Transfer RNA from a Nitrosopumilales archaeon, 73 nucleotides, folded computationally. The coordinates come from a structure-prediction model, not an experiment, and the mean pLDDT is 81. The RNAcentral record of the sequence draws on ENA.
[in-house]
RNA sequence: GCAGUUGUAGUAUAGCUUGGUUAUUAUGCGAGCUUGCCAAGUUCGUGGCCCGGGUUCAAAUCCCGGCAACUGC
Numbered sequence: 001g002c003a004g005u006u007g008u009a010g011u012a013u014a015g016c017u018u019g020g021u022u023a024u025u026a027u028g029c030g031a032g033c034u035u036g037c038c039a040a041g042u043u044c045g046u047g048g049c050c051c052g053g054g055u056u057c058a059a060a061u062c063c064c065g066g067c068a069a070c071u072g073c
Base pairs, nucleotide, nucleotide: 001073002072003071004070005069006068007067010027011026012025020057028046029045030044031043032042033041050066051065052064053063054062
């Protein structure tokens, strides 16, 4: 340099070939309940689509460019 794959809460992950309800689940964090205390359990809360542009009534999802990581040449 060329080609391919990937980028979503603090961490990991589903959703992306069906574009459309409040973006899924676990964990973390905060609070309540429970307990003599802790742990466990349970309820509630918390916070995210790598960046820029385009298409569309509507984009995490489709298109273009960029950046980063990994793999191959």